[in-house]
RNA sequence: UCAGUUAUGCAGACAAUCGCAUCAUAUGAUGAGGAAAGUCCGAGCAUCUAGAGAACAAAGGUGCAGGCUAACGGCCUGUGGGGGCGACCCUAAGGAAAGUGCAACAGAAAUAAACCGCCGCAUUUAUUCGGUAAGGAUGGAAAGGCAGUGUAAGAGACUACCGGAAAGUUGGAGACAAUUUUCGCUCUGUAAACCCCACCUGAUGCAAGGAGAAGGACAAAUGCGCUUGUUCUCUCGCGUCCUUUUAGCCGCUUGAGUUUACAGGCAACUGUAAAACUAGAUAGAUGAUUGUCAAAUACAGAACUCGGCUUACAACAUAACUGAUUUG
Numbered sequence: 001u002c003a004g005u006u007a008u009g010c011a012g013a014c015a016a017u018c019g020c021a022u023c024a025u026a027u028g029a030u031g032a033g034g035a036a037a038g039u040c041c042g043a044g045c046a047u048c049u050a051g052a053g054a055a056c057a058a059a060g061g062u063g064c065a066g067g068c069u070a071a072c073g074g075c076c077u078g079u080g081g082g083g084g085c086g087a088c089c090c091u092a093a094g095g096a097a098a099g100u101g102c103a104a105c106a107g108a109a110a111u112a113a114a115c116c117g118c119c120g121c122a123u124u125u126a127u128u129c130g131g132u133a134a135g136g137a138u139g140g141a142a143a144g145g146c147a148g149u150g151u152a153a154g155a156g157a158c159u160a161c162c163g164g165a166a167a168g169u170u171g172g173a174g175a176c177a178a179u180u181u182u183c184g185c186u187c188u189g190u191a192a193a194c195c196c197c198a199c200c201u202g203a204u205g206c207a208a209g210g211a212g213a214a215g216g217a218c219a220a221a222u223g224c225g226c227u228u229g230u231u232c233u234c235u236c237g238c239g240u241c242c243u244u245u246u247a248g249c250c251g252c253u254u255g256a257g258u259u260u261a262c263a264g265g266c267a268a269c270u271g272u273a274a275a276a277c278u279a280g281a282u283a284g285a286u287g288a289u290u291g292u293c294a295a296a297u298a299c300a301g302a303a304c305u306c307g308g309c310u311u312a313c314a315a316c317a318u319a320a321c322u323g324a325u326u327u328g
Base pairs, nucleotide, nucleotide: 001324002323003322004321005320006319007318008317009316012293013292014291015290016289017288018287020031021030022029023028033299037310038309040308041307042306043305044304045205046204047203048202050235051234052233053232054231055230056229057228059201060200061199062198063197064078065077066076067075068074079093080091081090082089083088094196095195099194100193101190102189103188115136116135117132118131119130120129122127144162145161147159148158149157163185164183165182166181167180168179169178170177171176209250210249211246212245213244214243215242216241217240218239223238224237225236258275259274260273261272262271263270264269
């Protein structure tokens, strides 16, 4: 200097004039996002007339280990595997020795097979029979890999190494790692196929729901009532629905929240203290002009709230790290 990786920031700022919405102390204050998008997960909250325990069953979700969190299919740190020269990135990661299924086409053969080839016997020299699975072909995958011994030719048939399985020892909280011994060795892959194993799980949703007033209908324990279903046991309880209206009402914004500092932790995060309240529309609010600054604008507008994930995204800035090249 160029090219990358990771993290953070930003998503225009400030001032003035006019304009819009909410609140108010009527001077004033506040006013769309990092994704507000998707509606894929999880919750807060609300309703379903009450709870607890036990048994059996169904449906759905998750799936390496240890932590974090209100919880999650999320996040952090690791382990195994894969990609990359590397910084780093991805992971759909329990079980194939419980069972069932599938593997099109090609190929001789996809739960064990012989097309070509190699070897042997006979023999009319064209074939038959037998052996073989080392070599070749097909395929994503052909009876563990490689080098030898051996053989008629070959083959874990045997040997060394690698791989695999089992057991022991050491380290680690653990997933696992290292190492020793034994065994010729369990016939391929697939569970993002059915299934087995372990753990977890109500439904509906702010168009949820809610109060007052007036009027009406029905009901009363010999019945009914729990939030996956059925059964059993114990305790406890019982008015429900409709119309109109207040009323374009409430729910509706102070929240598992934000910022700063300190402490703990590798980190996610936790604790303590302080500070400030930062949209609440519903007929749906933030726009226009001028000036200054600047690296400089893409994707794009809340509708009960929050924690995540996924998707879209221009121009950059800062920091650390990696690779290449050049110079001293």
The RNA shown here (Bacterial RNase P class A) has 328 nucleotides. Of the family's consensus pairs, 98% are formed in the model. The coordinates come from a structure-prediction model, not an experiment, and the mean pLDDT is 75. Its Rfam family is "Bacterial RNase P class A". Gene Ontology terms of the family: dimeric ribonuclease P complex, ribonuclease P activity and tRNA processing.